[in-house]
Overview: Model confidence (mean pLDDT): 77 of 100. Predicted 3D model of a 102-nucleotide RNA (THF (Tetrahydrofolate) riboswitch aptamer). It was read from a public genome assembly, where an Rfam model found it.
Formats: sequence, structure tokens, C1' cells
RNA sequence: UCCAGAGUAGAAAACGGUGCGUUAAGUGCCUGACAGACGGGGAGUUGCUGUCAGGACGAAGGGGAAUGGAUCCUUGCGGUACCGUGUUCGCAUCCCGCUGAA
Repeated sequence: UCCAGAGUAGAAAACGGUGCGUUAAGUGCCUGACAGACGGGGAGUUGCUGUCAGGACGAAGGGGAAUGGAUCCUUGCGGUACCGUGUUCGCAUCCCGCUGAA
């Protein structure tokens, strides 16, 4: 000099556990504002995540125990939350670095 490669945050579906809602919150969709994170170092988006505000849409309960009522158990449902497990994917991009080969 050139070629190849490794590694992060995180994401996805699956399984297990514990919750929440079923008196409709949450999830998903759209708009705006603000913030944060983005391989070991630096920079960093029109991408990602979160918070707040607004908008459109929108779901499913059943059985049992006890009872004055609250409640409890069980089984469903929700593009439900969190945790764990292994799997798959994975720096937008740029510069430098690391490992191996020529």
C1' cells in the first nucleotide's frame, strides 16, 4: 500500500416467568417540539430510541368461591409491560485504530 476479518449499543421473532388492562389504559398509525444513544477513539444523518403535546382509528369476555360491598381463584382476550434464556440480525455513513494474509 492492498485484500479479508473481529467486536458495541440495540433490534426481531420464539420459549419460560411475573405483572397490567378488559370500567380500555397499553400497543400500532400520523403531526410537532425537546432530549438521548449509535463497534476501541473522533465526527455523525433524512435512520434509531425516549419524553411531552395534538390528531385519526380501535379490542372480549366467560366460569367459580365468598359477600353488604371491596375482593379472590380459574380460563380467554390485548399487534399489552417488564425480566430471563438461547437463536438470528447488527457500527446509516466518514476518518483513525485492532487481528490475519499478500